[in-house]
The prediction has a mean pLDDT of 86. Predicted 3D model of a 347-nucleotide part of an RNA (small-subunit ribosomal RNA, central domain) from Sporocytophaga sp. The source organism's lineage runs through Bacteria, Pseudomonadati, Bacteroidota, Cytophagia and Sporocytophaga. Rfam family: Bacterial small subunit ribosomal RNA.
Context: one part of a larger RNA
RNA sequence: UUGGGUUUAAAGGGUGCGUAGGCGGCUGAUUAAGUCAGUGGUGAAAGGCAGCAGCUCAACUGUUAGCAUGGCCAUUGAUACUGAUCAGCUUGAGUACAGUCGAGGUAGGCGGAAUUGAAGGUGUAGCGGUGAAAUGCAUAGAUAUCUUCAAGAACACCUAUUGCGAAGGCAGCUUACUAGGCUGUAACUGACGCUGAUGCACGAAAGCGUGGGGAUCGAACAGGAUUAGAUACCCUGGUAGUCCACGCCGUAAACGAUGAUCACUCGCUGUUAGCGAUAUACAGUUAGCGGCUAAGCGAAAGCAAUAAGUGAUCCACCUGGGGAGUACGCUCGCAAGAGUGAAACUC
Numbered sequence: 001u002u003g004g005g006u007u008u009a010a011a012g013g014g015u016g017c018g019u020a021g022g023c024g025g026c027u028g029a030u031u032a033a034g035u036c037a038g039u040g041g042u043g044a045a046a047g048g049c050a051g052c053a054g055c056u057c058a059a060c061u062g063u064u065a066g067c068a069u070g071g072c073c074a075u076u077g078a079u080a081c082u083g084a085u086c087a088g089c090u091u092g093a094g095u096a097c098a099g100u101c102g103a104g105g106u107a108g109g110c111g112g113a114a115u116u117g118a119a120g121g122u123g124u125a126g127c128g129g130u131g132a133a134a135u136g137c138a139u140a141g142a143u144a145u146c147u148u149c150a151a152g153a154a155c156a157c158c159u160a161u162u163g164c165g166a167a168g169g170c171a172g173c174u175u176a177c178u179a180g181g182c183u184g185u186a187a188c189u190g191a192c193g194c195u196g197a198u199g200c201a202c203g204a205a206a207g208c209g210u211g212g213g214g215a216u217c218g219a220a221c222a223g224g225a226u227u228a229g230a231u232a233c234c235c236u237g238g239u240a241g242u243c244c245a246c247g248c249c250g251u252a253a254a255c256g257a258u259g260a261u262c263a264c265u266c267g268c269u270g271u272u273a274g275c276g277a278u279a280u281a282c283a284g285u286u287a288g289c290g291g292c293u294a295a296g297c298g299a300a301a302g303c304a305a306u307a308a309g310u311g312a313u314c315c316a317c318c319u320g321g322g323g324a325g326u327a328c329g330c331u332c333g334c335a336a337g338a339g340u341g342a343a344a345c346u347c
Stems, first nucleotide, its partner, number of pairs: 003319004007301002012315001014202004021195003025089007033082002035078008048067002050064005092192001093189003096185006104178007111155001115151008126137002163170002207248006217241001221237004259314006267292009296303002320347003329340004
């Protein structure tokens, strides 16, 4: 390399948009580039194969108007498939119209509970915390309780194998702006499609820069315990951070550890959003989210119309363990670091 693979053994890119490229629905016509057939030319010698011959044989060598030689060129035809051009179609795809759905996104406003703090009232000796304690707080009046005020953050119940989103993710109420899905009609376009190297965009948490904010929680840190020790687990505090705006970072067990799209394949059952039909029902249908299961698949666990089944197209990735996601180089980054990514050696 071929082959074989990628849920869990090595292996699906974090996700989308999309360039090149690859692949691509039905019908007809033309063409004849690919494809197929015939003919001609070329395909040096040596080498290979075959026949014959020469060294006593063989290796070796010679010889033949012999064969083979992936191919290439020219030419004459064939036209099913692929391509190209033209014409058409509607089922793929999209548009329109009518409904409908949702924690989809962005910005603003508002709300109550809780927490902490402040002020005031009542009230008196403890509170807090733990396995037990202590540090800590408290007669300068704490804890508890009532009233008022302030601040920041998060939205109990509803809440659910529920819903929405490409993924990350999204949850109080409300307003504005905005994106999308689904269903139905079959009016319009007429293959406009699928995938997608490079690229571009988005991308939890932590972290970084500047400026705000700072209630809670809380790396670091301090103290108290525990312990042989305890740089921990437990407790009392507590800085960064957690929150906001703008800009970086670009990684996660970014997981369904399962790439995207299309087609086909036994049943049962729950549920979300629709459609349709009625006589109440039994059933039906589209898109999603779940459970069980047949065939089939699988090393098994299991998967099973949301496939890990049967096929097709395109992309990504794997090729023994360690060394190592390291070194070096390059690119990106303010940095932290990220991306790309070896070898020696060793088992």